[in-house]
RNA sequence: GGGUGGUUAGCUCAGGUGGCUAGAGCGUUUGCUUGACAUGCAAGAGGUCACAGGUUCAAGUCCUGUACCACCCA
Numbered sequence: 001g002g003g004u005g006g007u008u009a010g011c012u013c014a015g016g017u018g019g020c021u022a023g024a025g026c027g028u029u030u031g032c033u034u035g036a037c038a039u040g041c042a043a044g045a046g047g048u049c050a051c052a053g054g055u056u057c058a059a060g061u062c063c064u065g066u067a068c069c070a071c072c073c074a
Stems, first nucleotide, its partner, number of pairs: 001073007010026004019057001028044005050066005
């Protein structure tokens, strides 16, 4: 330099053919349980869907560019 895949919650990851409010596990907060802790149970908070632009009535999803990560080729 060329190619492929990836970027979604603090972490690890889901999210057929665009369509009503974006989800799970772990973590975290509060409450219950305990003499206390742990475990367990219940409820909650937490998101610029990497960034910019485009298409569309509507974009996490489609298109273009950029950045970063991984792998392959040279």
Molecule: transfer RNA
Organism: Candidatus Poribacteria bacterium